[in-house]
Context: one part of a larger RNA
RNA sequence: CGUACACGGUGGAUGCCUAGGCGGUAGAAGGCGAUGAAAGACGUGAUAGCCUGCGAAAAGCUCCGGUGAGGUGGCAAAUAACCUUUGACCCGGAGAUGUCUGAAUGGGAAAACCCAUCCUUUCGAGGAUAUCCCUUAAUGGGAGGCUAACCCGGGGAACUGAAACAUCUAAGUACCCGGAGGAAAAGAAAUCAACCGAGAUUCCCUAAGUAGCGGCGAGCGAACGGGGACCAGCCCUUAAGCAAGGACUAAGUUAGCAGAACGCUCUGGAAAGUGCGACGAUACGAGGUGAUAGUCCUGUAUGCGAAAGCUUUAUUCUUGUGAAAUCGAGUAGGACGGGACACGUGAAAUCCUGUCUGAACAUGGGGGGACCACCCUCCAAGGCUAAAUACUCUCUACCGACCGAUAGUGAACCAGUACCGUGAGGGAAAGGCGAAAAGAACCCCAGGAGGGGAGUGAAAUAGAACCUGAAACCGUGUACGU
Numbered sequence: 001c002g003u004a005c006a007c008g009g010u011g012g013a014u015g016c017c018u019a020g021g022c023g024g025u026a027g028a029a030g031g032c033g034a035u036g037a038a039a040g041a042c043g044u045g046a047u048a049g050c051c052u053g054c055g056a057a058a059a060g061c062u063c064c065g066g067u068g069a070g071g072u073g074g075c076a077a078a079u080a081a082c083c084u085u086u087g088a089c090c091c092g093g094a095g096a097u098g099u100c101u102g103a104a105u106g107g108g109a110a111a112a113c114c115c116a117u118c119c120u121u122u123c124g125a126g127g128a129u130a131u132c133c134c135u136u137a138a139u140g141g142g143a144g145g146c147u148a149a150c151c152c153g154g155g156g157a158a159c160u161g162a163a164a165c166a167u168c169u170a171a172g173u174a175c176c177c178g179g180a181g182g183a184a185a186a187g188a189a190a191u192c193a194a195c196c197g198a199g200a201u202u203c204c205c206u207a208a209g210u211a212g213c214g215g216c217g218a219g220c221g222a223a224c225g226g227g228g229a230c231c232a233g234c235c236c237u238u239a240a241g242c243a244a245g246g247a248c249u250a251a252g253u254u255a256g257c258a259g260a261a262c263g264c265u266c267u268g269g270a271a272a273g274u275g276c277g278a279c280g281a282u283a284c285g286a287g288g289u290g291a292u293a294g295u296c297c298u299g300u301a302u303g304c305g306a307a308a309g310c311u312u313u314a315u316u317c318u319u320g321u322g323a324a325a326u327c328g329a330g331u332a333g334g335a336c337g338g339g340a341c342a343c344g345u346g347a348a349a350u351c352c353u354g355u356c357u358g359a360a361c362a363u364g365g366g367g368g369g370a371c372c373a374c375c376c377u378c379c380a381a382g383g384c385u386a387a388a389u390a391c392u393c394u395c396u397a398c399c400g401a402c403c404g405a406u407a408g409u410g411a412a413c414c415a416g417u418a419c420c421g422u423g424a425g426g427g428a429a430a431g432g433c434g435a436a437a438a439g440a441a442c443c444c445c446a447g448g449a450g451g452g453g454a455g456u457g458a459a460a461u462a463g464a465a466c467c468u469g470a471a472a473c474c475g476u477g478u479a480c481g482u
Base pairs, nucleotide, nucleotide: 001481002480003479004478005477006476007475008474009473015467016432017431020403021402022400023399024398025397026396027395028394029392030391031146032145039101040100041099042055043054044053046079049075050074051073061095062094063093064092065091066090070083071082072081106115107114108113116129117128118127119126120125131143132142133141134140150181151179152178153177154176155175161168165215191198192197202229203228204227205226206225212220213219233384234383235382236328241321242320243319244318245317246316247315250312251311252310253309254308256304257303258302262277263276264275266273278295279294280284286298287297288296333357334356335355336354337353338352339351340350343369364379365378366377367376368375419426420425439466442453443452444451445450
């Protein structure tokens, strides 16, 4: 040095676990904000830090209700000082307080800071003072900002595809701006249809990848009709109604309460396991308990419960409102230029309109895919309208042939943290002793680290660098070989 065996070190795979995620179902809610939001800064404890809570009335104050013996949040133990059956702590409801920044609003500013004026004052302090809009004789209202997706409107790409590329496509997508609601938008035919008829809108299935459009390339792509979901009609013509508030009814919700039924034996550290014999079940969902529990605990089925607040429902009363317009004229239509329609100018109807024009008046007008006639059908140029539909920042309950720590959220852990970047922005790693700390008193080596005894424990090769503990890698011992 090699091989073999045994025993170790290192390392953290694997197995098991779950505190966290992911995806859903049902219901609720769909907003918060000048009565100062979202988001923060700084404070606040007997206490040095961080988290949580709270705000100079500061881990809290008041009232009402629930509960009933302990309590003074967590990391995080101990001590001290206190509170508590005259009901503490905790849970729910309603209030009070609520520094400074922030739309931030008295002025300013490099956010959490600086500097004012006026009024009141019990001299402690308190209040007012931004801009814009509407309104008044006098001052009385409103807006502003934030927010996950969904919605409407105004603007609006390119990569890409066409195997290049210009029309075209991607796509009216991404993105920007404005606005609103719990939904939004649309909506009661100047609509379709086809000589039969239907009867607002929206959404789904189909019609149908059809008819069509298309450098007839790539591609784009309907409608009629049929079947469903849901259904609701009205006003300008004084009515349909709409809004707010009060009373009362019933449910729900925001704390809770009651809630059946088991013992012995064996093994074991421990019984829920074994064996034997019982019992409950409108409860054998689930979780916990020293291994696997219907009958040990929390619960579950079921039944019950609210002083106060909120939501919905039924009834009733009161008050307020009731705009626009006078049946729709610079409109319909036309020309030119664009855009939207599945439809790229085409034979191109229909809709919108930048410029220029420009009717009729129900004895009238629009449409039926150039256009004309007949026929059919409807009544533009004013307005409102629930449901069926879309979405989920959020709450409650439940579910999963979803993940199980290189997975699942980036984040199971004090994570949008540490760290990186001037900045926009990028962005981790990191879970597990044990049933219980019983977390190793005491002795020894010793500077410490570490170890040897002793002790705890079922186990300490479970000793905190802690479950299991693979491989790479590094050793010790023995045997053999060289």
Large-subunit ribosomal RNA, domain I from Thiomicrospira cyclica, 482 nucleotides, folded computationally. RNAcentral holds the full RNA, with entries from ENA, RefSeq and SILVA. The organism belongs to Thiomicrospira, within Bacteria. It matches the Rfam family "Bacterial large subunit ribosomal RNA".